[in-house]
RNA sequence: CUGUGCUAAGUGGGGAGCUAGCGGUGCCCUUAACCUGAGAUCCGCUCUAGCAGGGCUGAAUGGCAUCUCUCGGCAAAGUGUAUGGAAGGCUGGGAGUGGCAAGUGAUGAUGAUACCAAGGUCUUUUGAAGUGGUCAUUUGUGAAUCGUGUCAGGGCUUAGCGGCAGCAGCACUAAGCGAAGUUAGACCAUCUGUCAAAAGGUUGCUUUGGAGGAGUUAACUACCCCUUUAUCGCUUCGGUGCUCUUUGACAAAAGAUGUCUGCACGG
Numbered sequence: 001c002u003g004u005g006c007u008a009a010g011u012g013g014g015g016a017g018c019u020a021g022c023g024g025u026g027c028c029c030u031u032a033a034c035c036u037g038a039g040a041u042c043c044g045c046u047c048u049a050g051c052a053g054g055g056c057u058g059a060a061u062g063g064c065a066u067c068u069c070u071c072g073g074c075a076a077a078g079u080g081u082a083u084g085g086a087a088g089g090c091u092g093g094g095a096g097u098g099g100c101a102a103g104u105g106a107u108g109a110u111g112a113u114a115c116c117a118a119g120g121u122c123u124u125u126u127g128a129a130g131u132g133g134u135c136a137u138u139u140g141u142g143a144a145u146c147g148u149g150u151c152a153g154g155g156c157u158u159a160g161c162g163g164c165a166g167c168a169g170c171a172c173u174a175a176g177c178g179a180a181g182u183u184a185g186a187c188c189a190u191c192u193g194u195c196a197a198a199a200g201g202u203u204g205c206u207u208u209g210g211a212g213g214a215g216u217u218a219a220c221u222a223c224c225c226c227u228u229u230a231u232c233g234c235u236u237c238g239g240u241g242c243u244c245u246u247u248g249a250c251a252a253a254a255g256a257u258g259u260c261u262g263c264a265c266g267g
Base pairs, nucleotide, nucleotide: 001267002266003265004264005263006262009057010056011055012030013029014028015027020046021045022044023043024042034054035053036052037051062260063259064258065257066256067255068254070251072250074248075247076246077245078244080242081241082240083239085237086236087235088234092232093229094228095227096226098224099223102221103220104219105217106216107215115210116209117208118207119206120205121204122200123199124198125197126196127195128194129192130190131189132188133187134186135185137180138179139178140177141176147172148171149170150169155164156163157162
C1' cells in the first nucleotide's frame, strides 16, 4: 500500500404543545433517510434521559464540535387591511318642546295689530214658556143578589075596585176598567244653546259701532336654546384573522474549517 473478516459507530432532524425534565405516539416543517410491537384522562426513561425485537452500512464521500447560509414555525413591537366588542348625546345624523317674521305660504285698503264703546259667551237669583206626570174635564163600558126608577109575566091580599112586595128586561148611575186630551184649568217635578228681568264679572274668545292707517300669522323651510336617541356616522379603548417590516430565542437541509479514527488474519 492492498484483500478478507469483525467491532465501535450510524441507520434522520426540528417547531409548537404536554412534561419536574428528556424522548415517543398525535399535529406541523424539512429531508436520501429501514421494518415490527405497545403507547394521550397515554408509553418508556432520568442530565449517560425513549423501551423491546429484527435488518442494513461499517473504519469511511462516517461520527463529533464550531462558524456561514437558510426552508420553517414561535414570541414581541410597528404599518396596512378585514371583522366584530365596549363606552360616549360632548360631534354629525334622527326625534320632540319652545323661540324666531329671514324665505315661502295664508290673510289684510271689501281695512291688519293695538285702542274706545256696547253686547254675547260665563256665575247667582227670580219668573214665564217648554217637557213629563197626577187631578179635573169629555166619552165608552159597567151591579144576578147586598143602587135608583119603571117594573111584562107571575106571587100575595081584597067580595070587588084596587093595594103590596117584587124576578127578568130596559134606562140611569156607584165602585172599577178603558179611550181622548190641550179645547179651557189646578198641582208637582226636571232644566231644555227657549224667552226674559235683576245683580255680578271684564282674564280669555267672539259680534257690532267709532277712530286710525299697515301689518298680522310659527302652517312649511331655514336658524337658535333645551330635551332625547347608541341604529348609522364620529371619538376613545381594547380583541381576533391576514399581508409587510424590524428584533429576539430556536432551527431542517446545505457549505466551510477543525477533530476522532480500532482489532484480527493474509499478500